[in-house]
A computed fold for a 113-nucleotide RNA from a Gammaproteobacteria bacterium, annotated as c-di-GMP-I riboswitch aptamer. Model confidence (mean pLDDT): 82 of 100. NCBI's taxonomy places the organism under Bacteria, Pseudomonadati, Pseudomonadota, Gammaproteobacteria. It matches the Rfam family "c-di-GMP-I riboswitch aptamer". Rfam describes the family as follows. GEMM was predicted in a large-scale screen for bacterial structured RNA regulatory elements.
RNA sequence: CUGCGAUAAAGGUAGAACUAGCGAAAGCUAGCGACGCAAAGCCACGGGUCUUCGCUUCCUCCGAGAAGCCACCGUCCACUCCCCGAAGGACCCAAGAUCGCCGGGCUGCCGAC
Numbered sequence: 001c002u003g004c005g006a007u008a009a010a011g012g013u014a015g016a017a018c019u020a021g022c023g024a025a026a027g028c029u030a031g032c033g034a035c036g037c038a039a040a041g042c043c044a045c046g047g048g049u050c051u052u053c054g055c056u057u058c059c060u061c062c063g064a065g066a067a068g069c070c071a072c073c074g075u076c077c078a079c080u081c082c083c084c085g086a087a088g089g090a091c092c093c094a095a096g097a098u099c100g101c102c103g104g105g106c107u108g109c110c111g112a113c
Stems, first nucleotide, its partner, number of pairs: 003113001004111002012037002018031005035100001041106003045103003048098004054069005074091004
């Protein structure tokens, strides 16, 4: 240095349940708590799973898969004195969660063998 992960040592992390807060939900954050973990540190990039969701068409995959339309939000334009904003036009635009499900990427402690 590489492999590997010891009935080693030091240090770390913290499942479920419960409490409080956030969220429509999956779930997240904090506390408590340890089922576990050698990357259970970080990144939703690929697959999976979970939650939620407008319309139309398509498909050897029927699925938040592809294409189109398009609501909300947002940005811009316009308004003829100026500013703001509703209505109007254009663009953008149909979602999230999980890395403690698997893969991939980045980083990293210790050292028996």